[in-house]
RNA sequence: CUGCUGGAGAGAGGCGUCGCCAGCGGCCCCAGUGCCAGGCGUCGCCCACCGAAGGAGCAAGCGGCGUGCGCGACCGCAUGGGUGGCGCGGCGUCGGCGAAUCUCUCAGGUAAAGCGGACAGCAG
Numbered sequence: 001c002u003g004c005u006g007g008a009g010a011g012a013g014g015c016g017u018c019g020c021c022a023g024c025g026g027c028c029c030c031a032g033u034g035c036c037a038g039g040c041g042u043c044g045c046c047c048a049c050c051g052a053a054g055g056a057g058c059a060a061g062c063g064g065c066g067u068g069c070g071c072g073a074c075c076g077c078a079u080g081g082g083u084g085g086c087g088c089g090g091c092g093u094c095g096g097c098g099a100a101u102c103u104c105u106c107a108g109g110u111a112a113a114g115c116g117g118a119c120a121g122c123a124g
Base pairs, nucleotide, nucleotide: 001124002123003122004121005120006119011047013046014045015044016043018041019040020039021038025036026035027034028032048110049109050108054106055104056103057102061097062096063094064093065092066091067090069089070088071087072086074085075084076083077082
């Protein structure tokens, strides 16, 4: 990567647009399937919610930088014991690296079914 199997959560929410349906309700000098209301879908907006596509954040640790700090069978210059460096440690600091089923909720999702689905098992 491919195939098979398993695989959670949360709204049948509100308003509006457009399309379709129906003729059970209401309106109209009983008239049109005309208007209102209704059902289904569509797209947009709003509120609430979920975390397991994708995305983002970070812990230890690592790394960079700094230091009136400590240490040293180390190096240079000194030689009443200092000074400069190097190494290790401490401390401080940094849009640096840094995981998850954690956190966020941009994206995605929220009756059932279906789709999707991190992850797990098996086979190639």
Glycine riboswitch aptamer from uncultured Tepidimonas sp., 124 nucleotides, folded computationally.
Model confidence (mean pLDDT): 81 of 100.
Rfam family: Glycine riboswitch aptamer. Rfam links the family to the GO term glycine biosynthetic process.